Description:
RNAcentral holds the full RNA, with entries from ENA. The part of an RNA shown here (large-subunit ribosomal RNA, domain I) has 594 nucleotides and comes from a Candidatus Muiribacteriota bacterium. Its Rfam family is "Bacterial large subunit ribosomal RNA". The source organism's lineage runs through Bacteria, Bacteria candidate phyla and Candidatus Muiribacteriota.

Context: one part of a larger RNA
RNA sequence: AGCGUACGGUGGAUGCCUUGGCGUUGAGAGGCGAAGAAGGACGUGGUAAGCUGCGAAAAGCUACGGGGAGGCGCAAGCAACCCUUGAUCCGUAGAUGUCCGAAUGGGGGAACCCGGCAGAUGAAGAAUCUGUCACUUUGCAUUGAACACAUAGAUGUAAAAGAGCUAACCUGGUGAAGUGAAACAUCUCAGUAACCAGAGGAAAAUAAAUCAAAAGAGAUUCCGGAAGUAGCGGCGAGCGAACCCGGAGUAGUCCAAACCACAAUGAUGUCAAGAUUGCAGUCGUUGUCAUUGUGGGGUAGAGGGUUUUACCUGGAAGAGUCUGCAAGCUCUUCGAUCAGUAAGAAAUUCUUUAUAUAGAAGAAUAACCUGGGAAGGUUAACCAUAGAAGGUGAAAGUCCUGUAUUCGAAAUAUAAAGAACUGAUUGGGGUAACAACCCGAGUAGGACCGGACACGAGAAAUCCGGUUUGAAUCAGGGUGGACCAUCAUCCAAGACUAAAUACUACUCAACGACCGAUAGUGAAGCAGUACCGUGAGGGAAAGGUGAAAAGGACCCCGGGAGGGGAGUGAAAAAGAACCUGAAACCGUAUGCUU
Numbered sequence: 001a002g003c004g005u006a007c008g009g010u011g012g013a014u015g016c017c018u019u020g021g022c023g024u025u026g027a028g029a030g031g032c033g034a035a036g037a038a039g040g041a042c043g044u045g046g047u048a049a050g051c052u053g054c055g056a057a058a059a060g061c062u063a064c065g066g067g068g069a070g071g072c073g074c075a076a077g078c079a080a081c082c083c084u085u086g087a088u089c090c091g092u093a094g095a096u097g098u099c100c101g102a103a104u105g106g107g108g109g110a111a112c113c114c115g116g117c118a119g120a121u122g123a124a125g126a127a128u129c130u131g132u133c134a135c136u137u138u139g140c141a142u143u144g145a146a147c148a149c150a151u152a153g154a155u156g157u158a159a160a161a162g163a164g165c166u167a168a169c170c171u172g173g174u175g176a177a178g179u180g181a182a183a184c185a186u187c188u189c190a191g192u193a194a195c196c197a198g199a200g201g202a203a204a205a206u207a208a209a210u211c212a213a214a215a216g217a218g219a220u221u222c223c224g225g226a227a228g229u230a231g232c233g234g235c236g237a238g239c240g241a242a243c244c245c246g247g248a249g250u251a252g253u254c255c256a257a258a259c260c261a262c263a264a265u266g267a268u269g270u271c272a273a274g275a276u277u278g279c280a281g282u283c284g285u286u287g288u289c290a291u292u293g294u295g296g297g298g299u300a301g302a303g304g305g306u307u308u309u310a311c312c313u314g315g316a317a318g319a320g321u322c323u324g325c326a327a328g329c330u331c332u333u334c335g336a337u338c339a340g341u342a343a344g345a346a347a348u349u350c351u352u353u354a355u356a357u358a359g360a361a362g363a364a365u366a367a368c369c370u371g372g373g374a375a376g377g378u379u380a381a382c383c384a385u386a387g388a389a390g391g392u393g394a395a396a397g398u399c400c401u402g403u404a405u406u407c408g409a410a411a412u413a414u415a416a417a418g419a420a421c422u423g424a425u426u427g428g429g430g431u432a433a434c435a436a437c438c439c440g441a442g443u444a445g446g447a448c449c450g451g452a453c454a455c456g457a458g459a460a461a462u463c464c465g466g467u468u469u470g471a472a473u474c475a476g477g478g479u480g481g482a483c484c485a486u487c488a489u490c491c492a493a494g495a496c497u498a499a500a501u502a503c504u505a506c507u508c509a510a511c512g513a514c515c516g517a518u519a520g521u522g523a524a525g526c527a528g529u530a531c532c533g534u535g536a537g538g539g540a541a542a543g544g545u546g547a548a549a550a551g552g553a554c555c556c557c558g559g560g561a562g563g564g565g566a567g568u569g570a571a572a573a574a575g576a577a578c579c580u581g582a583a584a585c586c587g588u589a590u591g592c593u594u
Stems, first nucleotide, its partner, number of pairs: 001593009015579001016544002020515002022512007029504002031165002039100003042055003046078002050074002061094006070082002105114003115133007135162003138158006169200001170198005180187001184234001210217002221248005231239002252496003255440001259296010274283002276327006301474001303439005308433006315334007335426006348420010359407003365380005381398002383387001389401003445469008455481001476491005531538002551578001554565004
């Protein structure tokens, strides 16, 4: 020196564990914010660096309800206190809530600086404190030019509205590239990512100018099929329907216009046209036309509506319509019948029930043995609408917390039902007829150029847009994939609308042939931390004494670190560098070989 054996050191694998994660299901909630949010800065404790809580009223204050013996957060100690006259703690409702931040009196390099006005304190004009003062929009009010009325503008006012934040889902706008085509340009990726705007608990869409095909269907949305079909496509790569069928869920409505009434404004017009009609009277700045506004009317495709005429039908009372009578018309009230706050008008209150936000009751076992310890073993019992689970010195239905089941709210919130309340009809409804009027205009359509449609300009319909043109009103118009005819079908150019559908930052409950500390979130520990970067941004490592600290008094060696005794403990080869403690690696002793 090598090989081996024994015993150690180092190291932290493995096993076991789980406070943390991951995924899913059901329910809730689906927002917060000028009444100042989200997120922060700085403070705040007897002692106080950090975290947590809170805000100069500062680990807290008040009331109500729960609860019932200790409490003064993580987190020990010392000190000082609170509490059965009910503390701590839990829930509900309040008070306080510095400064920054949309940040909003002005400024600003966030958490700072400087003001105006009114009030308070004050000797004060100093200083301090309290309140208030941004912008935009809308309503209302007061004023008010050019220019008479008016309007623009100005001022004030309204716990009026907006502003900012937020995970995904949604709608709209703008809109790539890596890639694929084995290169690449049309094409693809993809109307994706990203950015912007906006909204809601969902959003969007939605009540046929839709489909279909000789038979018919009957708003929208979503799912399964039809179907990887028909098609599109450097007919490459690829893209990719619909009709129709089966389900989920169902809900339909309102305007514009014609016509009537009223009002305002303008025009016209002048003593009789006119004032609902008839007769008689009376009035006379009335009337007529246009525009606008309000109310009534009206909403459809076997076309509908309006006006007019005729006919049929029909609760009561009252009022008005220049006067009287009659007719007609209009309105109100009562009663009756319906309906309603999800559209179709709209606001609020009360009652009941249920649920949520604290909680309450809740059955049944003993002895012996082993052991440090009994829940283990043995023997003998009991409960069970409870033998889910967790804990307790090993493995507990009957020890603890719970579980099954049952019960519970002063306060706040939500939902449902009912009532109040509100609205509609009942003076209207129906039938018939000819005619007149209305039925969404710079629209439909055309041309040129783009875009969307599964459809790349194609035979290219359909839809949307830019430029330029430009109809018709039911004897009308659109569509049926060029186009024409026939036929069929629907009614654009206005608006609203629940459900079935999408998502989960957040709350509660539960589950897992999910992980178990190099795994599972990046993060099981004070982690988006330490650290890196000018910055955008990147981004760790790090769990386990023991049942209980009983965490080793005292003695000895040592400067200390550390160790040896003693003591604790079942164990200290569990001693805090602490469960188990593999290997690499390093030693000590020894056998063999050289």